[in-house]
Record summary: Predicted 3D model of a 147-nucleotide part of an RNA (small-subunit ribosomal RNA, 3' minor domain) from an uncultured Desulfuromonadales bacterium. Model confidence (mean pLDDT): 83 of 100. The full RNA is in RNAcentral, with records from ENA and SILVA.
Context: one part of a larger RNA
């Protein structure tokens, strides 16, 4: 490369991460409940029992054991809630991506100065009302500085 300049948004293709989302699987944790091995402790202990007492001796007693009951309880089971993940019909904006549609919003007075803030509105850029700023442009005035 200099207005044949620059540039806003929809809409449409491609691609990419993220949100929502009936739900669906998994991990992983929280209290309720049902059940409940083994094992300690307790209570029983009619059966069984070498050591200790006692007895001449049969026997007893005293301990001990299996066996039975409670409580705690690991695994398991039921229903319930939190946490994380993964998948999910659709859905919602966001990025990206030479030469796709539609306008022309915005940069000059951008052809209605613009922009904020708010409300209503419309394919989209936006438009309208209401307030506020000058980071408006012309054109006159006052006032100050320089020549």
């Nucleotide at each position: 490369c200099a207005c044949c300049g620059c540039c806003c948004g929809u809409c449409a293709c491609a691609c990419c991460a993220c949100g929502g989302g009936a739900g669906u699987c998994g991990a992983u944790u929280g209290g309720u409940c049902c059940c409940g091995a083994a094992g300690u402790a307790c209570g029983u202990g009619a059966g069984c029992u070498a050591a200790c007492u006692c007895g001449c001796a049969a026997g007893a007693g005293g301990g001990g054991c299996a066996g039975c009951g409670u409580c705690c309880u690991a695994a398991g089971g039921a229903a319930u809630g939190g946490u994380c993940g993964g998948u999910g019909a659709c859905u919602g904006g966001g990025g990206u991506g030479a030469a796709g549609u539609c306008g022309u919003a915005a940069c000059a007075a951008g052809g209605u100065a613009g922009c904020c803030g708010u409300a209503g509105g419309g394919g989209a850029a936006c438009c309208u009302g209401c307030g506020g700023c000058u980071g408006g442009a012309u054109c006159a005035c006052c006032u100050c500085c320089u020549u």